A computed fold for a 72-nucleotide RNA from a Candidatus Micrarchaeota archaeon, annotated as transfer RNA. The sequence was found in a public genome assembly. Its Rfam family is "tRNA".
């Protein structure tokens, strides 16, 4: 330099173009307990950046950035 893949709560991981963006662990609060843990209930928390297509974009297209793999 060329090609391919990936980027979503703190972490991991889903989501036919129309969902309140789901779930697990973790975190907050409450219940339980003499207390802690376990358990139960509840709450907060995310679409890498920019543009385009579309009535509507996490999803499709272009580009940038970051990471990984292969070739040279």
């Nucleotide at each position: 330099g060329g090609g391919c893949c990936u980027g979503u709560c703190g972490u991991c991981c889903a989501a036919c173009g129309g969902u309140c963006a789901a779930g697990a662990c973790g975190c907050u609060a409450g219940c339980c307990u003499u207390a802690c843990a376990c358990g139960c209930u509840u709450g907060a928390g995310a679409c890498a950046g920019g543009g385009g297509u579309u009535c509507g974009a996490c999803u499709c297209c272009c580009u940038u950035c970051a990471g990984g793999c292969c070739c040279a």